[in-house]
RNA sequence: CUCUGAAAAAGGUAACCCCGCCGAAAUUCGGGUGCACAAAGCCAAGGGGCUUCCCUCCCUACCAGCCCUAUCGAGAAAGCCAGCCAAGCCGCCAAA
Numbered sequence: 001c002u003c004u005g006a007a008a009a010a011g012g013u014a015a016c017c018c019c020g021c022c023g024a025a026a027u028u029c030g031g032g033u034g035c036a037c038a039a040a041g042c043c044a045a046g047g048g049g050c051u052u053c054c055c056u057c058c059c060u061a062c063c064a065g066c067c068c069u070a071u072c073g074a075g076a077a078a079g080c081c082a083g084c085c086a087a088g089c090c091g092c093c094a095a096a
Base pairs, nucleotide, nucleotide: 004094005093012037013036017032018031019030020029035083041089042088046085047084048081049080050079055075056074057073060070061069
């Protein structure tokens, strides 16, 4: 130095749940808690997953009809997820 993760030390992160903030939502963030984690550090232009404001299609209502508008449903990231997997970058300690 590389691989690896036994024992220990110094530290670190924080699932669920509760309270609060932004947001259409998913999520994020702050406080509490402490399931777990040796990368549970970074990275969302690899795959996968979540959401649906806008948008498209469709149904229905309105209308003589069309349009507009509204509603059900479907599709759909430009919004998210790194504690789903992979790639890349960086990093603490240490036995075999």

This is a predicted structure of a 96-nucleotide RNA (c-di-GMP-I riboswitch aptamer) from Marinobacter sp. F4216.
Its Rfam family is "c-di-GMP-I riboswitch aptamer". From the family's description: GEMM was predicted in a large-scale screen for bacterial structured RNA regulatory elements.
NCBI's taxonomy places the organism under Bacteria, Gammaproteobacteria, Pseudomonadales, Marinobacteraceae, Marinobacter.
The sequence was found by an Rfam model in a public genome assembly.
Of the family's consensus pairs, 100% are formed in the model.